A computed fold for a 377-nucleotide RNA from a Phycisphaerae bacterium, annotated as Bacterial RNase P class A. The sequence was found by an Rfam model in a public genome assembly. The coordinates come from a structure-prediction model, not an experiment, and the mean pLDDT is 77. Its Rfam family is "Bacterial RNase P class A". By type it is a ribozyme.
RNA sequence: GGAGUGGGCGAGGCGGUCGCUCGCCCGGACGUUCGCGCCCGGGCGGGAGGAAAGUCCGAACUGGGCAGGGCACGGUGGUCGCUAACGGCGACCCGGAGCGAUCCGAGGGAAAGUGCCACAGAAAACAUACCGCCCUCGAUUGAGGGUAAGGGUGAAAAGGUGCGGUAAGAGCGCACCGCGUCACGGGUGACCGUGACGGCAUGGCAAACCCCACCGCCAGCAAGCCCAAAUAGGCAGCGAGAGGCGGCCCGUCUCGUUCGAGCUGCGGGUAGGGUGCUCGAGCGGCCUGGCAACAGGUCGCCCAGAUGAAUGACCGCCAUCAGGAUGCGUUCCGCGCAUCCUGAUAACAGAAUUCGGCUUAUUCGCCCACUCCGCCU
Numbered sequence: 001g002g003a004g005u006g007g008g009c010g011a012g013g014c015g016g017u018c019g020c021u022c023g024c025c026c027g028g029a030c031g032u033u034c035g036c037g038c039c040c041g042g043g044c045g046g047g048a049g050g051a052a053a054g055u056c057c058g059a060a061c062u063g064g065g066c067a068g069g070g071c072a073c074g075g076u077g078g079u080c081g082c083u084a085a086c087g088g089c090g091a092c093c094c095g096g097a098g099c100g101a102u103c104c105g106a107g108g109g110a111a112a113g114u115g116c117c118a119c120a121g122a123a124a125a126c127a128u129a130c131c132g133c134c135c136u137c138g139a140u141u142g143a144g145g146g147u148a149a150g151g152g153u154g155a156a157a158a159g160g161u162g163c164g165g166u167a168a169g170a171g172c173g174c175a176c177c178g179c180g181u182c183a184c185g186g187g188u189g190a191c192c193g194u195g196a197c198g199g200c201a202u203g204g205c206a207a208a209c210c211c212c213a214c215c216g217c218c219a220g221c222a223a224g225c226c227c228a229a230a231u232a233g234g235c236a237g238c239g240a241g242a243g244g245c246g247g248c249c250c251g252u253c254u255c256g257u258u259c260g261a262g263c264u265g266c267g268g269g270u271a272g273g274g275u276g277c278u279c280g281a282g283c284g285g286c287c288u289g290g291c292a293a294c295a296g297g298u299c300g301c302c303c304a305g306a307u308g309a310a311u312g313a314c315c316g317c318c319a320u321c322a323g324g325a326u327g328c329g330u331u332c333c334g335c336g337c338a339u340c341c342u343g344a345u346a347a348c349a350g351a352a353u354u355c356g357g358c359u360u361a362u363u364c365g366c367c368c369a370c371u372c373c374g375c376c377u
Base pairs, nucleotide, nucleotide: 001373002372003371004370005369006368007367008366009365010364012318013317014316015315016314017313018312020047021046022045023044024043025042026041027040028039030037031036049348053359054358056357057356058355059354060353061220062219063218064217073216074215075214076213077212078092079091080090081089082088093107094105095104096103097102108211109210113209114208115205116204117203130151131150132147133146134145135144136143137142159177160176161175162174163173164172178200179198180197181196182195183194184193185192186191224275225274226273227272234266235265236264237263238262241255242254243253244252245251282301283300284299285298286297287296288295289294319345320344321343322342323341324340325339326338327337328336329335330334
């Protein structure tokens, strides 16, 4: 210098003007049960994200259900840890990919049982002989038998390589590798190493049924709780009158007195309002323990709570980036520095009970660690 791998950070800064929302304080108008409510104005302070998203997991919280246990159903699945918990995270093991940094893996069980393995192929797993090879009979094509070493099919073909052996072959025998069992050693463990024994038990698929281990009641802040109009029902009590026309009486009309008008009280639900609501498994610095995830200690901080739903717009300066011009440095190209001008500061996106994760979307810039290749000293 080039090519990569893993991880992290920021999401422009400052000031001004106008505006939105929440809290506190002050002033004023109105209402009041004198607690306050509501409206207007002013001052001060707070006001989106790394994913606020998808709602895919796990919890807190709330309501319902529930003696205990089991079945069913769903989920998870190497080991050891972390955590409130998890399908998350860390470290390690095994397998695979890469020269490497590193990345990927639903990574328990196929010698419990059942099932499936398209096409091709003789045969897809109680076996089996298409070609070939070998033996016997026939003697030319045929028949019977042996054979999985060779060919062919397939994603996959009954341990692999070699030597011996044989009519030809074959774990038929042997050596090494693989596999299984046992022992010893190392490790908390997954697992690893060494040795002995066994000719080999006999394919793959469990994100097929299934078996094993572990976990799991159901619903969700539109949860739940409180206050509570108008109208129409309900219940209880009183009850013979009540209402319209009208200033009042008379009058008249309507409803009612068994089917109960009207008045009073109570109760449930709805509209509406409040609460839940934001201080929390919180955030930051330092120290200690741990490889790490994380835990402990200590100091400091308060960091949106809206409900048709606020968090915005404009201007100036600075910073960064890109392009251009001029000057200087340098041997040309080029590069660096300084000044000026122009443009851009974006993409994904928008809190709605809260928290821990995962996944997905995404612009520009910067930083750290590591790997491989080339060159120079």